Transfer RNA from a Gaiellaceae bacterium, 72 nucleotides, folded computationally. The organism belongs to Gaiellaceae, within Bacteria. Rfam family: tRNA. The family's RNA type in Rfam is transfer RNA. Model confidence (mean pLDDT): 81 of 100.
RNA sequence: GCGCCCGUGGUGAAACGGUUAUCACGAGAGGUUUCCAACCUCUGGUUGUCGGUUCGAUUCCGACCGGGCGCU
Repeated sequence: GCGCCCGUGGUGAAACGGUUAUCACGAGAGGUUUCCAACCUCUGGUUGUCGGUUCGAUUCCGACCGGGCGCU
């Protein structure tokens, strides 16, 4: 340099183009307990950036940024 794959909460992952983006772990608060752990309830937090297509984009397209693999 070229090709392919990927980028979603703090972490790991879901999500036919259509409801308020879902689940687990973790975090915070409360309950329970003499206290802790465990358990139960609740809360906050996410689509890499900029454009395009569309009535509507996490999803499709382009460029860029970042990561991984392969070729030279």